[in-house]
RNA sequence: GUCUCGGUAGCUCAGCGGUAGAGCGUCUGGCUGAAGAUCAGAGCGUCGGCGGUUCGACUCCGUCCCGAGGCA
Numbered sequence: 001g002u003c004u005c006g007g008u009a010g011c012u013c014a015g016c017g018g019u020a021g022a023g024c025g026u027c028u029g030g031c032u033g034a035a036g037a038u039c040a041g042a043g044c045g046u047c048g049g050c051g052g053u054u055c056g057a058c059u060c061c062g063u064c065c066c067g068a069g070g071c072a
Stems, first nucleotide, its partner, number of pairs: 001071007010024004018055001025044001026042005048064005
């Protein structure tokens, strides 16, 4: 330089056009002498940035940034 894959919750990841989810973690409450376990509740988010297509974009297109790998 070029090609491929990836970037979504605190972490690991799902979601491939129609209101953004799971597990773990965290917080609040119940229980306990206190903790742990357990039960109930809370999503805790500019979906990497910008632009485009569309009635509608995490999803499709362009470009840029970041990470991993292949080739040179």
Notes: Predicted 3D model of a 72-nucleotide RNA (transfer RNA) from a Myxococcota bacterium. It matches the Rfam family "tRNA". From the family's description: Transfer RNA (tRNA) molecules are approximately 80 nucleotides in length. The sequence is in RNAcentral, with records from ENA.